[in-house]
RNA sequence: CGGGUGCGUCGGACGGUCGCUGCCGACAUGGAUCGGUUGAGGAAAGUCCGGACUCCGCAGGGCGCCGUAGCAGGUAACGCCUGCCCGCCGCAAGGCGAGGAUCAGAGCAACAGAGACGAGCCGAUUGAGUUCGGGUGAAACGGGCAAUCUCUACGGGGAGCAACACCAAAUAGGCAGUCGUUUGAUUUCGGUCCCGGAAGAUGACUGCGGGUAGGUGGCUGGAGGCUGCGUGCGAACGCAGUCGCAGAUGAAUGGCCGUCACCGGGCCUGUCUUCGGGCAGGCGCGGCACAGAAUCCGGCUUACAGAUGCAGCCGCGCG
Repeated sequence: CGGGUGCGUCGGACGGUCGCUGCCGACAUGGAUCGGUUGAGGAAAGUCCGGACUCCGCAGGGCGCCGUAGCAGGUAACGCCUGCCCGCCGCAAGGCGAGGAUCAGAGCAACAGAGACGAGCCGAUUGAGUUCGGGUGAAACGGGCAAUCUCUACGGGGAGCAACACCAAAUAGGCAGUCGUUUGAUUUCGGUCCCGGAAGAUGACUGCGGGUAGGUGGCUGGAGGCUGCGUGCGAACGCAGUCGCAGAUGAAUGGCCGUCACCGGGCCUGUCUUCGGGCAGGCGCGGCACAGAAUCCGGCUUACAGAUGCAGCCGCGCG
């Protein structure tokens, strides 16, 4: 200097002008107005996992169905992360994981080949397909595949913020039917059985028809972020300090103008030169990624122009 690898950070800035959401203040309250201040992400995406939280009376057992699978840790938990072992890929740094079980039982392997589960072509050998070798094929065998079914071990009640709670308003306290009130209906669905115990009545459900679709809470202080110290190989954990970091509801966080930053290549000047180009300054042209919260977290996966830091690998050159 070039090319790989792993782990991070940023992913635009400033000024002016106009306009929005939440909160605070001016004003005791409301409206209006004014002022101040806050206001999308590393993935907000996918909805693939795990939860917090809310509700169904308890959330028992079996079968079914689904998920996980080396060992040891981390975590609220996980199918996630870390370390180690093993296997595969790579020269390597590193990456990937389909990582329990083939004497419990099934199934699959085109063509070629004598034959793809007890079969048997050719040669040698033997009492004997008894033993050795050859040919076809990925594979001819107590082989391969379980990311085929299955078996083993462990795990799984169900829905979801459109959960749920409260307030107001309106209507038709409508019509018909089934089951049921101690012989106990219904008691979440997808899917079924059994058992236990509890509650339980003008009840539960089905069909037709009518009214309503408004408001408030949930709604942002969290398994939270950042900094320092300590423990640990590490994921992480402990202690101390500090910060306050969106809450919209057809959906705010923006529009316009100007100047820069960054990227690309072009022209000019100067300088160095191994004559390939490098560096500094100026001019002008084009571009500027993926992409928008909606209850909230921990992961995984996918998308991403460019800039930058650290560590380590390989190659070339110089000393």